[in-house]
RNA sequence: GCCCUUGUCGUUCAAUGGACAGGACGCGAGUUUCCGGUACUCGUGAUGUAGGUUCGAUUCCUGCCAAGGGCA
Numbered sequence: 001g002c003c004c005u006u007g008u009c010g011u012u013c014a015a016u017g018g019a020c021a022g023g024a025c026g027c028g029a030g031u032u033u034c035c036g037g038u039a040c041u042c043g044u045g046a047u048g049u050a051g052g053u054u055c056g057a058u059u060c061c062u063g064c065c066a067a068g069g070g071c072a
Stems, first nucleotide, its partner, number of pairs: 001071007010025004018055001026044006048064005
C1' cells in the first nucleotide's frame, strides 16, 4: 500500500428492513435473615461517527474512526 471481517447497555450475546432494540451476568431498591449469602420481585442502562437509499435502517450503500486478520 491492497483486501477481508467486526463495532449494540458496565460485560457477554441476540435481533438481517416493520419500531416499546431482547436475554444473561452486573449494578440499585425491596421482601426474606440477628447480619451476610442464596432465593424472589421491581428498576437501571446500548445500536462507533457523518451522510445516503427507503414509507420505514441495528439490518442495505459510501466516507471516516477503532479493533482484528490476510497478501505484498
A computed fold for a 72-nucleotide RNA from a Candidatus Moraniibacteriota bacterium, annotated as transfer RNA. Taxonomically the source falls in Candidatus Moraniibacteriota (Bacteria, Bacteria candidate phyla). Rfam family: tRNA. It is annotated as a transfer RNA.